Molecule: transfer RNA
Organism: Elusimicrobia bacterium UBA5214
């Protein structure tokens, strides 16, 4: 320098055009003498950034950035 993959909640990930979600974690409540377990609830997201296509984009296209990998 070139090819490919990935970037979504604090962490690990799902979601491949129309409702942004799960598990773990955090907080609160219940249970307990107390802790743990268990049960219930809540908070937490510019979907890496910008532009384009579309009635509508996390999702499709282009560019940039970061990480991983292959070739030279």
């Nucleotide at each position: 320098g070139g090819g490919g993959g990935c970037g979504u909640a604090g962490u690990u990930c799902a979601g491949u055009g129309g409702g942004a979600g799960a598990a773990c974690g955090u907080u609160c409540g219940g249970u307990u003498c107390g802790c743990a377990u268990c049960c219930g609830a809540a908070a937490g997201g510019u979907c890496a950034g910008g532009g384009g296509u579309u009635c509508a984009a996390a999702u499709c296209c282009c560019c940039u950035c970061g990480c991983c990998u292959c070739c030279a």